A computed fold for a 477-nucleotide part of an RNA from Gossypium thurberi, annotated as small-subunit ribosomal RNA, 5' domain.
Context: one part of a larger RNA
RNA sequence: GGAUGCAUGUUGGGGGCAUUCUUAACACGUACAAGUCAGACGAGAAGUGGUGUUUCCAGUGGCGGACGGGUAAGUAACGCAUAAGGACCUACCUUUGAGAGGGGAACAACAGCUGGAAACGACUGCUAAUACCCAAUAGGCUGAGGAGCAAAAAGAGGAAUCUACCCGAGGAGGGGAUCGCGUCUGAUUAGCUAGUUGGUGAGGCAAUAGCUUACUAAGGCGAUGAUCAGUAGUUAGUCCGAGAGGAUGAUCAGCUACACUGAGACUGAGACACGACCCAAACUCCUACGGGAGGCAACAGUGGGGAAUUUUUCGUAAUAGACGAAAGCCUGACGGAGUAAUGUCUUGUGGAGGUAGAAGGCCCAUGGGUUAUGAACUUCUUUUCCCAAAGAAGAAGAAAUGACGGUAUCUGGGGAAUAAGUAUCGGCUAACUUUGUGCUAGCAGCCGCGGUAAUACAGAGGAUGCAAGCGUUAUCU
Repeated sequence: GGAUGCAUGUUGGGGGCAUUCUUAACACGUACAAGUCAGACGAGAAGUGGUGUUUCCAGUGGCGGACGGGUAAGUAACGCAUAAGGACCUACCUUUGAGAGGGGAACAACAGCUGGAAACGACUGCUAAUACCCAAUAGGCUGAGGAGCAAAAAGAGGAAUCUACCCGAGGAGGGGAUCGCGUCUGAUUAGCUAGUUGGUGAGGCAAUAGCUUACUAAGGCGAUGAUCAGUAGUUAGUCCGAGAGGAUGAUCAGCUACACUGAGACUGAGACACGACCCAAACUCCUACGGGAGGCAACAGUGGGGAAUUUUUCGUAAUAGACGAAAGCCUGACGGAGUAAUGUCUUGUGGAGGUAGAAGGCCCAUGGGUUAUGAACUUCUUUUCCCAAAGAAGAAGAAAUGACGGUAUCUGGGGAAUAAGUAUCGGCUAACUUUGUGCUAGCAGCCGCGGUAAUACAGAGGAUGCAAGCGUUAUCU
């Protein structure tokens, strides 16, 4: 000099675009953040004089709650990065080949009865389905062979037909394993390891495998740094540098891990599951003391910690996702607005003329010099500001549909009107005089300055630098 998610002192006009708990992975009141389908199903209710149409809905059932959003505690590891090969799984989507024929028994809801303070239950009885079961069928699977095993569901419509369902074979996208190489510091850590390393049998998995287990051999790793200890999510990137290289890993994007702490499985195509379940511990709350409820590292917000980081806002209009045949509905994702000079870019605070070289200030050799064309004054303009009129694009379309927003923009009117600070001036380093002080008060990045003429302290005048910022601290280079 450059840079920062900065902080702080002082000052502060406008606009665009970004960014905003780096500390306590500390504790959280409140509201909201994941639902949807009545074109799967039987009840019930509203509405109507009645039927039909319509609407709502606890429950059964389906799909989705494994995505999206957050955080970086743990992890030195196939975690990540790069490269590789052959096996494995895959809901929705897509291509293609077959098929959907026949029966049955239940369980919620509901009704009755009953336990409990509550949370939530127990018993008896009835009932539907795209829920469940049976046998049948099968270009599939298993098997050396004989042979054995496995499926389905309907709904809407007047109909054509549309949408769902089942079994194969491909595709796309996604995922789980394996492996070469790379990936911080310490030897004041030198030995480490018994499922440990390999084999066989068995089990297990979607799949390979000490993944697990029985038997068996004694292996395996290590100065090319094992083990142990410390620190740390990783990469694309970001900052500095001509480069070599050094530092770093906020925002955005990919991967990983975690969801009060520890452990576990269930369901499912997919989880060992942030807003699911079970158990244990801590904490908070309710209790009729028998027992229960909870988990903001979602978005806002609160306390606490801290030098330090925002609103308990608007909308589903756009994009995107879940569900649905669709209408639609849900979405603190997202799109917006609000706060903050936190950063960056842009723009303004006026332009032209104007010597009596005005007053005042400061300096002075008292002649004058400087502030200074600066002001006044004359004239012009209106970025910005105020008022008024018009008023979007973003909406994809036949039409309807805009949170932002009466915003951006534009037209007219008004009036120089509303808008400059901050640090420095001994050398490094651009910029000097005077007054006060007198090794005092103080300054200081380094050298150093101050003991009576201080360009170095403090005030003033003047000057210099940068400028809606400027200076200081911290960190990297």
Rfam family: Bacterial small subunit ribosomal RNA. Rfam links the family to the GO terms structural constituent of ribosome and ribosome.